[in-house]
Context: one part of a larger RNA
RNA sequence: CACCGCCCGUCACACCAUGGGAGUUUACUGCACCAGAAGCCGGUAGCUUAACCGCAAGGGGAGCGCCGUCCACGGUGUGGUCGAUGACUGGGGUGAAGUCGUAACAAGGUAGCCGUAGGGGAACCUGCGGCUGGAUCACCUCCUU
Numbered sequence: 001c002a003c004c005g006c007c008c009g010u011c012a013c014a015c016c017a018u019g020g021g022a023g024u025u026u027a028c029u030g031c032a033c034c035a036g037a038a039g040c041c042g043g044u045a046g047c048u049u050a051a052c053c054g055c056a057a058g059g060g061g062a063g064c065g066c067c068g069u070c071c072a073c074g075g076u077g078u079g080g081u082c083g084a085u086g087a088c089u090g091g092g093g094u095g096a097a098g099u100c101g102u103a104a105c106a107a108g109g110u111a112g113c114c115g116u117a118g119g120g121g122a123a124c125c126u127g128c129g130g131c132u133g134g135a136u137c138a139c140c141u142c143c144u145u
């Protein structure tokens, strides 16, 4: 490249990240309960037993066994946190030449915009209230010359 301009939204296609999502799953963790190895400690009517006591029987001590407290791993149930994944789904971003219209920019052809409600393939439309950041015409006031 200057209205043969600019420009808005739906739809279609491709890619990217992302929200929701029946759930599935890794890790960490809270609580309740079950169970409880080895070991320490405590108890002990059973068994065994060299040094001590005793002439002996036996006693004392020790060991084993048994019981209990604590407790690792494990199990069950129920919560929490972070991450991964998930049919489907929501919008978002990006992408020379796709579709539909033409909402905005000039009074953009119904001035535009803001709030709100309703409606509509889409930009949007309509009602109510508000603003001028509206053009045009007329009048008034002020400023400059």
Stems, first nucleotide, its partner, number of pairs: 003108001005105001008101002011098001013095004018090003023085003027081008039070001041068004046064004052059002111132009
Small-subunit ribosomal RNA, 3' minor domain from Permianibacter fluminis, 145 nucleotides, folded computationally. The RNAcentral record of the full RNA draws on ENA. Its mean pLDDT, the model's own confidence on a scale to 100, is 82.